The RNA shown here (FMN riboswitch aptamer (RFN element)) has 117 nucleotides. Rfam family: FMN riboswitch aptamer (RFN element). From the family's description: The RFN element is a highly conserved domain that is found frequently in the 5'-untranslated regions of prokaryotic mRNAs that encode for flavin mononucleotide (FMN) biosynthesis and transport proteins. Gene Ontology term of the family: FMN binding. It was read from a public genome assembly, where an Rfam model found it. Of the family's consensus pairs, 97% are formed in the model.
RNA sequence: CGUUUCCUUCGGGGUCAGGUGAAAAUCCUAACCGGCGGUAUAGCCCGCGAGCUCCACGGAGCAGGAUUUGGUGAAAUUCCAAAGCCGACAGUACAGUCUGGAUGAGAGAAGGAAGUA
Numbered sequence: 001c002g003u004u005u006c007c008u009u010c011g012g013g014g015u016c017a018g019g020u021g022a023a024a025a026u027c028c029u030a031a032c033c034g035g036c037g038g039u040a041u042a043g044c045c046c047g048c049g050a051g052c053u054c055c056a057c058g059g060a061g062c063a064g065g066a067u068u069u070g071g072u073g074a075a076a077u078u079c080c081a082a083a084g085c086c087g088a089c090a091g092u093a094c095a096g097u098c099u100g101g102a103u104g105a106g107a108g109a110a111g112g113a114a115g116u117a
Base pairs, nucleotide, nucleotide: 002116003115004114005113006112007111008110009109010108017029018028019027031097032096033087034086035048036047037046038045043085044084051062052061053060054059067083068082069081070080071079089100090099091098
């Protein structure tokens, strides 16, 4: 250093200001936010997680979103410049941002113990 089993800890952010209305952080103007692994540094490239259903509890299936142009470079849909776009379920005046399932779960990250090549 690889690998197996186990333990511990960590592990998601965001509606300023205004308009309409009986009522909206939900509509309109506008503001703000960006989980994890991979890869030239990524919300929108590839994969994973959060929801729902089934289960022999190992897992399986379903649902759920989005980017272009120019520049630099050996290499970037990741950097720089510009202009865009997207956001589970339930509740409620229609919600990425409020409340709720959730003091939950979790991709994974760090550390430790024992064994093993």